[in-house]
Molecule: Bacterial RNase P class A
Organism: Frankiales bacterium
RNA sequence: CGAGUCGGCCGGACGGUCGCGGCACCCUCCAGGUGUCGAGGAAAGUCCGGGCUCCACAGGGCAGGGUGGUCGGUAACACCGACCCGGGGUGACCCGCGGGAAAGUGCCACAGAGAAGAGACCGCUGCCGUUCCGCCCUCGGGCGGGACAGCAGCAAGGGUGAAACGGUGCGGUAAGAGCGCACCAGCGCCCGGGGUGACCCGGGCGGCUCGGCAAACCCCACCCGGAGCAAGGUCAAGAGGGACCGGUCCGCCGGUCCUGCGCAGGCGCUCGAGGGCUGCCCGCCCGAUGCCUGCGGGUAGACCGCACGAGGCCACCGGCAACGGUGGUCCCAGAUGGAUGGCCGUCGCCCGGACCCCGGUCCGGCGCACAGAACCCGGCUUACAGGCCGGCUCGUCCC
Numbered sequence: 001c002g003a004g005u006c007g008g009c010c011g012g013a014c015g016g017u018c019g020c021g022g023c024a025c026c027c028u029c030c031a032g033g034u035g036u037c038g039a040g041g042a043a044a045g046u047c048c049g050g051g052c053u054c055c056a057c058a059g060g061g062c063a064g065g066g067u068g069g070u071c072g073g074u075a076a077c078a079c080c081g082a083c084c085c086g087g088g089g090u091g092a093c094c095c096g097c098g099g100g101a102a103a104g105u106g107c108c109a110c111a112g113a114g115a116a117g118a119g120a121c122c123g124c125u126g127c128c129g130u131u132c133c134g135c136c137c138u139c140g141g142g143c144g145g146g147a148c149a150g151c152a153g154c155a156a157g158g159g160u161g162a163a164a165c166g167g168u169g170c171g172g173u174a175a176g177a178g179c180g181c182a183c184c185a186g187c188g189c190c191c192g193g194g195g196u197g198a199c200c201c202g203g204g205c206g207g208c209u210c211g212g213c214a215a216a217c218c219c220c221a222c223c224c225g226g227a228g229c230a231a232g233g234u235c236a237a238g239a240g241g242g243a244c245c246g247g248u249c250c251g252c253c254g255g256u257c258c259u260g261c262g263c264a265g266g267c268g269c270u271c272g273a274g275g276g277c278u279g280c281c282c283g284c285c286c287g288a289u290g291c292c293u294g295c296g297g298g299u300a301g302a303c304c305g306c307a308c309g310a311g312g313c314c315a316c317c318g319g320c321a322a323c324g325g326u327g328g329u330c331c332c333a334g335a336u337g338g339a340u341g342g343c344c345g346u347c348g349c350c351c352g353g354a355c356c357c358c359g360g361u362c363c364g365g366c367g368c369a370c371a372g373a374a375c376c377c378g379g380c381u382u383a384c385a386g387g388c389c390g391g392c393u394c395g396u397c398c399c
Stems, first nucleotide, its partner, number of pairs: 001395010012347007020038007040370001044381002047379005052228004059282004064224005069083005084098001085096004099219002104217002106213003121158002123154005129148008166184006185209001187206008232304004240259008261296007274286004311330008348368002350365006
């Protein structure tokens, strides 16, 4: 200097002017004024895990769902960290539905003899028969070679395929085969060492080797109540009815308080209607002028929940790290048809051009990404113009 890989950060700022929302204060109230605060790294997707609220004071089973190497972190998790094993890469690093295929079922197209206890297409060997050739010979015959048919043996060689029931070599055999042996890989058992562990290293014995897919169904191990802020509370209002008081033209009107929808039908009242445990069953609980069904009417308002948090930032300590501990410091949106915007100027960034001694200056540009909280938090995933910083690896050059 180039290429790669991993991690972190910013992603607009300032001033003026007009206009918004929360809180506090001033003001008798209204109006108004002052001060202060006011969107994100993803606020997105709604994919996980929780806090919180209610069922509810809440048990067991089945179904269903989730996870899948080990050890840690965390409130918890399918998240995060470290490590182990396998795969990719020269490497830094990256990837992993990472328990089980002799519990069972299923699939492996086509090709191929044969695809899991399968298999003989081309071939190799032996026996016997037919036939051809050569040589020898003691006119009987013997030896060797080739082709074809049959029988028996073989799975070592070749072929097919993504994959063929261990690999190389030697021996053995009629020809072969772990048939035997040596070394290697794999599997099983035993021993020693290291590690919390998954596992790793080494040694010995043994049979001779028993495919792949479970992100196929399944088996095994561990974990899981449900619903959700439109959760859940408080107040007000209300048609009708009742009581009291006042007035009265005796028809009613007004006020205060209480209660609180109306009609019809059905079931039931502890010998239990109905409801709940949010999929089912058992079991348990609530329950009486009560419950269910149909039709009609009123209200849809105000407040709480609603932001002090598993909170942010800084320093030190512990830990390889995730993270934890201690101390200090800060309060940082709470709307409810839903607030933070419009205009002007300057700076910054990016692109292009010109000048210029590096630097820098000037001009131009509908230029400046993804994108808006709604109960909150920890993650994951997705989107993102442009820019900055750092670690490590490889290559090249110079000293």